[in-house]
Context: one part of a larger RNA
This record gives sequence, structure tokens and C1' cells, in this order.
RNA sequence: CGUUGAAACUUGAGGGAGGUCAUCUCUAGUACGAGAGGACCGAGAUGAAUGAGCCUCUGGUGUACCAGUUGUCGCGCCCGCGGCAUAGCUGGGUAGCUAUCGCUCAGAAGAGAUAACCGCUGAAAGCAUCUAAGUGGGAAGCUCGUCCCAAGAUUAGGUUUCGUUUAGAUUCCUGGAAGACGACCAGGUUGAUAGGCUACAGGUGUAAGUCUGGUAACAGAUUCAGCCGAGUAGUACUAAUAGAUCGAAAA
Repeated sequence: CGUUGAAACUUGAGGGAGGUCAUCUCUAGUACGAGAGGACCGAGAUGAAUGAGCCUCUGGUGUACCAGUUGUCGCGCCCGCGGCAUAGCUGGGUAGCUAUCGCUCAGAAGAGAUAACCGCUGAAAGCAUCUAAGUGGGAAGCUCGUCCCAAGAUUAGGUUUCGUUUAGAUUCCUGGAAGACGACCAGGUUGAUAGGCUACAGGUGUAAGUCUGGUAACAGAUUCAGCCGAGUAGUACUAAUAGAUCGAAAA
């Protein structure tokens, strides 16, 4: 820009992905074979590698979470804190992200037409012959089936609802498991979108102050305390104000 002005839901022409392998058990120590050995067919289980998704579990990371601790400087000193030293170092760790180091799922089954090949009936050619007429079986392959994209499929589709009395969309703003920016998604007071606050989860591991014991270092009690980033709910306290723009085809 086109497609009938818009919103939502869709059909699927067409395109893409996928298609793997092994071991074990049963059938069965059966068929077969003198024995040694040892099946087809069929039924089931487990796994490998690969791919997609995810974070409940196991782990990793987690530089604005918690604790311990060394040196030094500062807050007048003690106490208690803060800065710097790779995040000073060390031990843990929420959310998020993430791993054949974790979890879930997938390949299929099935249908149709076939290849090589195996057949039935059967003449030409009194026989024979799968083929000439006719008619079956048969592959990880082909067409479907599974998953994904898909009406610029210009043949531009369909359904429902709304619309000129405007429908609807955008700008702007609050944000996001969305993102380079656009875009996408959730919201904008008829509101839980983000922040704050409250509660909870979760992490750390028992704060400061005071008291008691000890000459003291320190220990104990108050205290499963105190503190706490991203998590889950609730709550309009703060911020999403007010407005503006686009949009009117055909009959």
C1' cells in the first nucleotide's frame, strides 16, 4: 500500500518440522538340529543419542539478601556502625536465568497407492507362464495421519457482532514471565498496572539494648530472634490527570 470501516473467532491452498538405534523379558530352550547351538512371527520393558518445552525436585549462578571475619580510615572515645581492600575474603542463598548435572514430552500406531519381489486366475502358444484382459500381497520410502507457520491463497476466503447519532484505533502515562528500537501483552480511577504498606512464603541463623554468670576472653536469657532484591496475596496511600489526533466506503 492492497484486501469492504472496525473488533473478535476461524477455514486451510500451500510450506516447514519430525521419521534414529540398542539391550533385556515372555513366546521358548519351543520350531529346527545327531549334538553344539538356536529362531521367524507376535507381545512387553528399559535405555542411548537427538529435538522441543520447563524449573516441582537435584544442582550451578545469583556484584542493591543474611551471617562470620582480616587490615586500615572515619563517625570525639567505649559500644555500635559505615567506607576501601577482586563482591576484601569466607559460609549460605529468594526470584530470574540455567544443566544429559535436573524434570516433562516426542519419533509412533493406523489408512491408502506403490518399488524390487512373491502370488491367484489365464490365454496368445491344446502344455507352460504373476500379464497380454482381470485380480491379490508387499518397504524406514510416497500420499495422508502428528506438530508448527499460513488469506499478499492479488482467486486477497469464512462466521459473529458493532459502526456515520460514530464503531474502533492511536498519541500520552503505569508497567511486563514481551523486548536492541519499533512491535507484542497487561492496565490507565467504572482502576490492583507499577511503587509503597500489611500479611505470608522463602533466605540467613538467634540482632541491638538490657539483665545474669565470669578477673577476663566470653557464655547464657530476653529470642526459631533481627534483618531481608526480584516471589504470592490483600490494600487506592503515591503515580497511571486533563486533553489531543486519526477514522465517515459502496448501495
Large-subunit ribosomal RNA, domain VI from a Patescibacteria group bacterium, 251 nucleotides, folded computationally.
Its mean pLDDT, the model's own confidence on a scale to 100, is 87.
Lineage of the source: Bacteria > Bacteria candidate phyla.